[in-house]
């Protein structure tokens, strides 16, 4: 050059055969406590790598492209 994997919340990851974008850590608040830590309870954080396409409808399908990793030449 070529082939394969991955790329979703601040971190770690799930998300089936397209139909409300999630979990645990964490991070703000509050409740407990004399203070902390632990525990309960609430919130807040997402152009789903990037850029078209199909489709009523795309994190999922396809096309291109990018960055990592891993084989191959």
């Nucleotide at each position: 050059g070529c082939g394969g994997g991955a790329g979703u919340a601040g971190c770690u990851c799930a998300g089936u055969u397209g139909g409300c974008a999630g979990a645990g850590c964490g991070u703000c608040g509050g409740c407990u406590u004399c203070c902390c830590a632990a525990g309960c309870c609430a919130a807040a954080g997402g152009u789903c790598g990037c850029g078209g396409g199909u489709u009523c409808g795309a994190a999922c399908c396809c096309c291109g492209u990018u960055u990592c990793c891993c084989g191959c030449u």
Molecule: transfer RNA
Organism: Prevotellaceae bacterium